[in-house]
Molecule: transfer RNA
Organism: Pseudomonadota bacterium
RNA sequence: GAGCCUGUAGUUCAACGGAUAGAACAAAUCCCUUCUAAGGAUUAAAUGGCAGUUCGAUUCUGCCCAGGCUCA
Numbered sequence: 001g002a003g004c005c006u007g008u009a010g011u012u013c014a015a016c017g018g019a020u021a022g023a024a025c026a027a028a029u030c031c032c033u034u035c036u037a038a039g040g041a042u043u044a045a046a047u048g049g050c051a052g053u054u055c056g057a058u059u060c061u062g063c064c065c066a067g068g069c070u071c072a
Stems, first nucleotide, its partner, number of pairs: 001071007010025004018055001027043005048064005
């Protein structure tokens, strides 16, 4: 330098182009408990960035960014 793949809560993963982007673990608050753990209830938290296509984009297209693999 070229090609391919990946990028979504703190983490691991979902989500035919269409309902308020969902779940588990983790976190916070409360209950329970002598305390802790366990258990119960509630809450907050995310689509890598900029454009394009579309009535509608996490999804499709282009460029850029980051990571990985292969080739040179």